[in-house]
RNA sequence: GCCCCUGUAGCUCAGCGGAUAGAGCAGUUGUCUUCUAAACAAAAGGCCGCAGGUUCGAGUCCUGCCGGGGGCG
Numbered sequence: 001g002c003c004c005c006u007g008u009a010g011c012u013c014a015g016c017g018g019a020u021a022g023a024g025c026a027g028u029u030g031u032c033u034u035c036u037a038a039a040c041a042a043a044a045g046g047c048c049g050c051a052g053g054u055u056c057g058a059g060u061c062c063u064g065c066c067g068g069g070g071g072c073g
Stems, first nucleotide, its partner, number of pairs: 001072007010025004018056001028042004049065005
């Protein structure tokens, strides 16, 4: 330098172009317990790497950058 994969909650990941973006774990609060843990319940936590484009509508499709992983030279 070229090619492929990838970027969504603190972490690990879901998410046929259509409604208010979800789950598990972690954390918080509560119940239970003498206390802790476990268990159960609840609430909170995101404008989806950045900038454009297509579309009535983009996390999703396209382009360019940036970050991560892999391959080739």
The prediction has a mean pLDDT of 80. Transfer RNA from a Phototrophicaceae bacterium, 73 nucleotides, folded computationally. Rfam family: tRNA. Rfam links the family to the GO term triplet codon-amino acid adaptor activity. The RNAcentral record of the sequence draws on ENA.